This is a predicted structure of a 111-nucleotide RNA (Glycine riboswitch aptamer) from Aquabacterium lacunae. Its mean pLDDT, the model's own confidence on a scale to 100, is 77. The organism belongs to Aquabacterium, within Bacteria.
[in-house]
């Protein structure tokens, strides 16, 4: 100096699915018996924070086949989907949001 990885911050972009009923100190906002916010509670729904689960995948170990590689089987370990759960989250906007791209540091590492 580059190349790719893992994190961190910033900045553009980001889906879904009720502005659901009730009912509350007769709470806050408010001229207002308008609308909206705040909790409980009741059903309905999402799935893209995180969280579990499998599929899958890789590494060792025994045994078997086999000259060795390969193949199957059984146990441990790792890694673990945008697939499924819907615990938690969410279901007007705002906020958040997996991902994806630009920046720009940090860390180990190739060359």
């Nucleotide at each position: 100096g580059u190349g790719g990885g893992u994190c961190u911050g910033c900045c553009a972009g980001g889906a879904g699915a009720g502005a659901a009923c009730a009912g509350c100190a007769u709470c806050c906002c408010g001229a207002a018996c308008a609308g909206g916010g705040g909790c409980u509670g009741u059903c309905g729904c999402c799935g893209a924070a995180g969280g579990c689960g499998c599929a899958g995948g890789g590494c060792c170990a025994u045994g078997c086949c086999a000259g060795a590689c390969c193949g199957c089987a059984u146990c441990g370990c790792c890694c673990g989907a945008a697939c499924g759960c819907u615990c938690a989250g969410g279901c007007a906007a705002a906020a958040g949001g997996a991902c994806u791209g630009g920046c720009a540091g940090a860390c180990a590492u190739g060359c």